[in-house]
Molecule: transfer RNA
Organism: Candidatus Woesearchaeota archaeon
RNA sequence: GCCUCUGUAGCUUAGCUGGUAAAGCACGAGUUUCAUGAGCUCGGGAUCGAGGGUUCAAAUCCCUUCAGAGGCA
Numbered sequence: 001g002c003c004u005c006u007g008u009a010g011c012u013u014a015g016c017u018g019g020u021a022a023a024g025c026a027c028g029a030g031u032u033u034c035a036u037g038a039g040c041u042c043g044g045g046a047u048c049g050a051g052g053g054u055u056c057a058a059a060u061c062c063c064u065u066c067a068g069a070g071g072c073a
Stems, first nucleotide, its partner, number of pairs: 001072007010025004019056001027043005049065005
C1' cells in the first nucleotide's frame, strides 16, 4: 500500500430478502427473609462507531471516514 471481517444498552450477544431494535447478565422498585443472598413480578436504559447519500421508510443498501482483528505484498 491492497483485500477481508468486526463495531448495536454498563457488559456479552441477536436482529432473515429494508418495515421503525430483542434477550441474558448488571441496575432500580416491589415481593419473600430477622437480615443478606437466591427465587418470583414489574420497570428504566442503545436514534445501532462517526458523517453524508438513496428510499415513503436504513442497524440493514451506497460513498467517505475512525477504531480493532486477520491476510497478501